[in-house]
């Protein structure tokens, strides 16, 4: 870069440096931001993996959180293609894709 595979509506600061943008990309919305965005530090949230224990042992399950990630506005902000229910717009579900993360393979 790319395959498998799993999980995405929980959860996380009134801290301190910055100083103008940000919400992945494209377009549409809608939003967040000087009552201070990105970043960076510290601090927190989780608990995939890895260590632990334990069992009915290719798995499961429980505990911790000092190891390796990872995350801390909104559902992965939502729409974007299929179907499907209401329907004047539109609303709402279910599902692909797309993406993020975490292990593992090329």
């Nucleotide at each position: 870069c790319u395959c498998u595979u799993a999980u995405c509506a929980a959860g996380a600061g009134c801290g301190g440096c910055a100083g103008a943008g940000g919400g992945a990309a494209u377009a549409g919305g809608c939003c967040c931001u000087g009552u201070g965005a990105a970043g960076c530090c510290c601090g927190g949230c989780a608990a995939c993996c890895a260590g632990c224990a334990a069992g009915u042992u290719u798995c499961u399950u429980g505990a911790a959180a000092a190891g390796g990630u990872g995350c801390c506005a909104a559902a992965u902000c939502c729409u974007a293609c299929a179907g499907g229910u209401a329907a004047c717009a539109u609303a709402c579900c279910u599902g692909a894709u797309a993406g993020a993360u975490a292990a593992g393979g090329g």
Molecule: SAM riboswitch aptamer (S box leader)
Organism: Paraliobacillus ryukyuensis